Fluoride riboswitch aptamer (crcB RNA motif) from Caproiciproducens sp. NJN-50, 60 nucleotides, folded computationally.
The model forms 100% of the base pairs in the Rfam consensus.
Its Rfam family is "Fluoride riboswitch aptamer (crcB RNA motif)". Rfam links the family to the GO terms response to fluoride and positive regulation of gene expression.
Its mean pLDDT, the model's own confidence on a scale to 100, is 77.

RNA sequence: UGGCGAAUUGGUGAUGAGGCUCACCCUAAUGCAGUUUCUGCUGAUGGCUUCUACUUUAAG
Numbered sequence: 001u002g003g004c005g006a007a008u009u010g011g012u013g014a015u016g017a018g019g020c021u022c023a024c025c026c027u028a029a030u031g032c033a034g035u036u037u038c039u040g041c042u043g044a045u046g047g048c049u050u051c052u053a054c055u056u057u058a059a060g
Stems, first nucleotide, its partner, number of pairs: 010025004016051006031041004
């Protein structure tokens, strides 16, 4: 360096799906805040991007 064979190849990042990428967790990771067992705030992303749903405005 090439070939063959075997094994492993998980999950999470609060509201849907695809691609790329990052971080975290191994029973944990698992939105924030407060007067905290309830209340409030923002958002379809952890980040970028595409689509879909929702809201507002304008044009046909």